Description
SAM riboswitch aptamer (S box leader) from uncultured Faecousia sp., 99 nucleotides, folded computationally. The coordinates come from a structure-prediction model, not an experiment, and the mean pLDDT is 86. The model forms 97% of the base pairs in the Rfam consensus. RNAcentral holds the sequence, with entries from MGnify.
[in-house]
């Protein structure tokens, strides 16, 4: 910096011992144990496998299984507001994935 997605899903576990939800305003959460690390989930962005459809081949896909390998995620809509709009929505910030 393009581009997809972000209202679903996922723990009575160990270990750790005080903050944690990106700032900022709230408004929650947490010793009935926060961050963090491990384990264990979910999940289907990327891969792999297989199957579907297309195509004369060689491929190829806005599909589908499965979850094998990279991430990613596992409180509350991305926890809510901001900027525009009566409103639904939509910018903008931000997260993650692949380029």
């Nucleotide at each position: 910096c393009u581009u997809a997605u972000c209202a679903a899903g996922a723990g009575u576990g160990g270990u750790g011992g005080a903050g944690g939800g990106a700032a900022c305003g709230g408004c929650c959460u947490g010793a009935u144990g926060a961050a963090a690390c491990c384990c264990g989930g979910c999940a289907a962005c990327c891969u792999a496998u297989c199957g579907a459809u297309c195509u004369a081949u060689c491929g190829a896909u806005g599909c589908g299984a499965u979850g094998u390998g990279g991430u990613g995620c596992u409180a509350a809509a991305u926890c809510c507001g901001g900027c525009g709009g009566c409103a639904a929505c939509g910018g903008a910030a931000g997260a993650u994935g692949a380029g």